[in-house]
RNA sequence: AGAGCACGCGGGCAUGGAGUCGCCCAAACUUGCCCAGAGGCUAAUGACUCCUACCGCGGA
Numbered sequence: 001a002g003a004g005c006a007c008g009c010g011g012g013c014a015u016g017g018a019g020u021c022g023c024c025c026a027a028a029c030u031u032g033c034c035c036a037g038a039g040g041c042u043a044a045u046g047a048c049u050c051c052u053a054c055c056g057c058g059g060a
Stems, first nucleotide, its partner, number of pairs: 010025004016051006032041003
């Protein structure tokens, strides 16, 4: 210096947490929609499967 094997590894993806997958970034990435504004609407996920919180309906 090269090759092989083993082990291990960050943050983020519009409201909390867990698993898998995907994408972005290296102090960057990301921070929903409508509206001139005031304001209003949807959603606990980037996707799937769950837990919890919240709201509505029904029953005891």
Molecule: Fluoride riboswitch aptamer (crcB RNA motif)
Organism: Methylovirgula sp.